[in-house]
Context: one part of a larger RNA
């Protein structure tokens, strides 16, 4: 675009994809079997490896500027206190997020049709024969079962609700993240906690600055002080910005 009234939301599942692995040990049982040596089938349970999926509460990693220590040098007039540069200057830790070395979980059971194979009945061929008619069993494999996608499944499926006052609704625009290259998706736009700020907290770092005392000094100790500072986390709060608005959008049947 055609078909078709326009929309919002929720489904079914034709079809497709993924997955499909396996060890060891214990019991049954030192049983069956076997002269002994040795040593089961069947069945039940436990625990692993690799692989897949999900997650970050635990254990760790990272965490480019969250905290602290510290070297050299320049600057803030000097002291003190700070800032810049030197791989993030170096070093010790570390929130969120992302992660594995961490945690959780999966392969199945079961059903059906079968392969090799094993059979029942049974003729052709008075016998025999699993096969020719007929009937039964039989695998980690096949089809389902499990997970995911899925009506572009064109013979185009189903359900509920809304819509004639240009309406239901959608988009633009703006604030953003559980999303992200862009787009899209999702949350929100004052009838508002969407982001920032602020306040409080968690977590992190590790006891700020100042002052006093001791020491020639480097420095140490004490005190206010488990302080000070604090990114992504949690909660609260309209202080700031989401203003004002615009565009598109149905059979009024023949």
């Nucleotide at each position: 675009u055609g078909g078709a009234a326009g929309a919002g939301c929720g489904u079914u599942g034709a079809c497709g994809a993924g997955g499909c692995c396996u060890g060891u040990c214990u019991c049954u049982a030192g049983u069956a079997c076997g002269a002994g040596a040795g040593g089961a089938c069947c069945g039940a349970g436990a625990u692993g490896g690799a692989c897949g999926u999900g997650c970050c509460g635990c254990u760790g990693g990272u965490g480019u500027u969250c905290c602290u220590g510290u070297u050299g040098u320049u600057c803030c007039g000097c002291c003190a206190g700070g800032a810049g540069c030197a791989u993030a200057g170096c070093a010790g830790g570390g929130u969120a997020g992302c992660u594995a070395c961490g945690c959780a979980u999966g392969g199945a059971a079961u059903a059906g049709a079968u392969a090799a194979c094993u059979g029942c009945u049974g003729a052709a061929a008075g016998c025999a024969u699993c096969u020719a008619a007929g009937c039964a069993g039989g695998a980690a494999g096949c089809u389902a079962g499990c997970u995911c996608g899925a009506a572009g499944a064109c013979u185009g499926a189903c359900g509920c609700u809304c819509u004639a006052u240009u309406u239901a609704g959608a988009g633009a625009c703006g604030u953003g993240a559980u999303a992200g290259a862009c787009u899209a998706u999702c949350a929100c736009g004052u009838u508002g906690a969407u982001a920032g700020g602020u306040c409080a907290g968690a977590g992190g770092u590790g006891u700020a600055a100042g002052u006093g005392u001791g020491g020639u000094a480097a420095c140490a100790c004490a005190u206010u002080u488990c302080a000070g500072c604090u990114u992504a986390c949690u909660g609260a709060u309209a202080c700031u910005a989401a203003c004002u608005u615009c565009u598109c959008g149905a059979a009024a049947g023949u």
Large-subunit ribosomal RNA, domain VI from Candidatus Hodgkinia cicadicola, 254 nucleotides, folded computationally. The coordinates come from a structure-prediction model, not an experiment, and the mean pLDDT is 83.